[in-house]
RNA sequence: GCUUUAUCAAGAAAGGUGGAGGGAUUAGGCCCCUUGAAACCUUGGCAACCUCUUAUGAAAGAAAGGUGCUAAAUCCUAUUCCGAAUAACGGAAAAAGAUAAGUA
Numbered sequence: 001g002c003u004u005u006a007u008c009a010a011g012a013a014a015g016g017u018g019g020a021g022g023g024a025u026u027a028g029g030c031c032c033c034u035u036g037a038a039a040c041c042u043u044g045g046c047a048a049c050c051u052c053u054u055a056u057g058a059a060a061g062a063a064a065g066g067u068g069c070u071a072a073a074u075c076c077u078a079u080u081c082c083g084a085a086u087a088a089c090g091g092a093a094a095a096a097g098a099u100a101a102g103u104a
Stems, first nucleotide, its partner, number of pairs: 003102006013043005021032003026078004044070003049066002051062004074096001079093005
C1' cells in the first nucleotide's frame, strides 16, 4: 500500500532542543503561531481497540504490556437526498481521511 469490521460532538500538558510555519491532500472559509509553528526528546496525562481479571457469553472492572491520542466535531464546507427548499439555514447519507483489530 489492498481489503473487512468498529469508532470518530467526550477526554487528556508541562519542560528541553529547535526557529517559521501549522491545522492530511486540493479549493474556499475560519483559526493557532516569535507571549515561539512544525519536528525531535523527556516526564506526565487521557482513552480503553488489542490485552488482563471476575470460569465462559453477556455485563462489569483494571491499566502491567502493544498501539493511539493529548486546540477548535475528523475545525467547517465541497457530492447526493430531505425539510414549502436553484440562495441562505437545518438535518441525514456518501466520498475522503484518522485510529484499532483482522484478511490475502
Molecule: SAM riboswitch aptamer (S box leader)
Organism: Flavobacteriales bacterium